SAH (S-adenosyl-L-homocysteine) riboswitch aptamer from Holophaga sp., 85 nucleotides, folded computationally. The prediction has a mean pLDDT of 76. It matches the Rfam family "SAH (S-adenosyl-L-homocysteine) riboswitch aptamer". Its family is annotated with regulation of gene expression and S-adenosylhomocysteine metabolic process in the Gene Ontology.

RNA sequence: UUCUCCGAGGAGCGUUGCGAGGCACCCCAGGUGUCCCAGGCUCGGGACCGGCAGUGACCGGAUGGAACAACGGCGCUCACCCGAC
Repeated sequence: UUCUCCGAGGAGCGUUGCGAGGCACCCCAGGUGUCCCAGGCUCGGGACCGGCAGUGACCGGAUGGAACAACGGCGCUCACCCGAC
């Protein structure tokens, strides 16, 4: 770093269907049809991995304190905050 689990990013309804996925078929590195589908993103933590004079509620990947997120097709509703009237 990736895979994986959890949490957070206010809540909901409708709708489209790209990626991923399921099913079927085919000329099978893929394609077609169909189903499903708008937290798939970011942040944080775990798991996990590595380390050892230390075997641990240890150290590092993840840096002490404080403050703070940014974004998420289209339409609608509510909540919250600020401002105006």